[in-house]
Context: one part of a larger RNA
RNA sequence: CUGGGCGUAAAGGGCGCGUAGGCGGACCCUCAAGUCGGGUGUGAAAUCUGUUGGCUUAACUGACAGCCUGCAUUCGAUACUGUUGGCCUUGAGUACAGGAGAGGAGAGCGGAAUUCCAGGUGUAGCGGUGAAAUGCGUAGAUAUCUGGAGGAACACCGGUGGCGAAGGCGGCAUCCUGGACCGGUCUUGACGCUGAGGAGCGAAAGCUAGGGGAGCAAACGGGAUUAGAUACCCCGGUAGUCCUAGCCCUAAACGAUGAAUGCUUGGUGUGGCGGGUAUCGAUCCCUGCCGUGCCGGAGCUAACGCAUUAAGCAUUCCGCCUGGGGAGUACGGUCGCAAGGCUGAAACUC
Numbered sequence: 001c002u003g004g005g006c007g008u009a010a011a012g013g014g015c016g017c018g019u020a021g022g023c024g025g026a027c028c029c030u031c032a033a034g035u036c037g038g039g040u041g042u043g044a045a046a047u048c049u050g051u052u053g054g055c056u057u058a059a060c061u062g063a064c065a066g067c068c069u070g071c072a073u074u075c076g077a078u079a080c081u082g083u084u085g086g087c088c089u090u091g092a093g094u095a096c097a098g099g100a101g102a103g104g105a106g107a108g109c110g111g112a113a114u115u116c117c118a119g120g121u122g123u124a125g126c127g128g129u130g131a132a133a134u135g136c137g138u139a140g141a142u143a144u145c146u147g148g149a150g151g152a153a154c155a156c157c158g159g160u161g162g163c164g165a166a167g168g169c170g171g172c173a174u175c176c177u178g179g180a181c182c183g184g185u186c187u188u189g190a191c192g193c194u195g196a197g198g199a200g201c202g203a204a205a206g207c208u209a210g211g212g213g214a215g216c217a218a219a220c221g222g223g224a225u226u227a228g229a230u231a232c233c234c235c236g237g238u239a240g241u242c243c244u245a246g247c248c249c250u251a252a253a254c255g256a257u258g259a260a261u262g263c264u265u266g267g268u269g270u271g272g273c274g275g276g277u278a279u280c281g282a283u284c285c286c287u288g289c290c291g292u293g294c295c296g297g298a299g300c301u302a303a304c305g306c307a308u309u310a311a312g313c314a315u316u317c318c319g320c321c322u323g324g325g326g327a328g329u330a331c332g333g334u335c336g337c338a339a340g341g342c343u344g345a346a347a348c349u350c
């Protein structure tokens, strides 16, 4: 290399966009590059295989034939791939008409609650726990009422509901904006799929600068527990959590399941749009498409399980795996302010 794999055994890139490349719908024509056939030339000898000789045999060795699976050239074939030209509408896109949605970005508004401040009422406790203590409180706390400040998050609705490529997105209204879906058709006419590099997005934590800081809370202090307790429990509490700008680029970034297309018995929920039927209507029933769940058949699977949202049957393209440890370490390179990321061994050992 061939071959085998990637839900859980090693193995799907965190995710989309897209370059090169690879692959690519129906029909007709052209060429003949791939492909197929014939001829010619070449493909040293030895080796190898077959037949047959020579050493008493064999090893060894002579002869003849084959082989040398290839390359070049020439003459043909044209189904398939490719190429040229034309044509088509099913793939893909556009236009039109609709409704759904926590999709994204900006600026604004609202109420509940916590905390704090001021004032009123009021008096000795409050708080906390398994039990306590630290803590708060006669300088008037806790409780309760009124007013105010400020920050963060949006109860109910809320739903294996919705939207997004993923990360993710949830109060209300507004402005800007992306995508998907359904409907009948208009239009372009293969414009497609995948995608090494590349560039973009990417939870939380972390970093830089400037703001902000209610609650929560690494670190830290104290009280308990305990043999000890650098913990679990309690009282405090700073970074941080929030905003703006810029970095970082990781995750059990998970469906532990790459993307696309086609095909393959069913049952039952639910979200969006449409058609039919019944009805005065709400709405029920039947049905088409798209999404999202559960259960199960064939088939698959080591089993568990998956099962039209496949892990079934196939095709195309990418990524990745090759015993455990050493090790996601060392070295080098590259990126980063740093933390560190990406790439990524070996000795040795079992």
Stems, first nucleotide, its partner, number of pairs: 004321003007304002012318001014201002017198001021194003025088001027086002031082001033081002035077008048066007091191001092188002096183001098181001103177002106174001108172002110154001115149007125136002162169002206247006215241002220236004258317006266295011278283001299306002323350003332343004